[in-house]
The prediction has a mean pLDDT of 83. The RNA shown here (c-di-GMP-I-GGC riboswitch aptamer) has 87 nucleotides and comes from Nitratifractor sp. NCBI's taxonomy places the organism under Bacteria, Campylobacterota, Campylobacterales, Sulfurovaceae, Nitratifractor.
RNA sequence: UGAUUAAAAGCCAAACUUGUUGCAAAGCAAGGACGGAAAGCUACGGGUCUUUUAUCUUGGGGAGAGAAGAGAGCCGGGUUGCAUCAU
Numbered sequence: 001u002g003a004u005u006a007a008a009a010g011c012c013a014a015a016c017u018u019g020u021u022g023c024a025a026a027g028c029a030a031g032g033a034c035g036g037a038a039a040g041c042u043a044c045g046g047g048u049c050u051u052u053u054a055u056c057u058u059g060g061g062g063a064g065a066g067a068a069g070a071g072a073g074c075c076g077g078g079u080u081g082c083a084u085c086a087u
Stems, first nucleotide, its partner, number of pairs: 001086004011036002016031006034073001040079003044076003048070005055063003
């Protein structure tokens, strides 16, 4: 510098359980491992989820631009890095 077939010393930790914060999505801590080679970081694009709403409709009710949030373990982009192999 290039590649990611296989592997994993070390690393992360889904569901679920308990505690806790939040209206909620969800976050954090402990337990726990389904998995992961970026399951490190970043809401930049698309999508998803929550709360709320101008407005439309309405019997109940429903739709909903926008706004505020969540999420990086949905798909891309950006960025840093480990291992192995090749040079």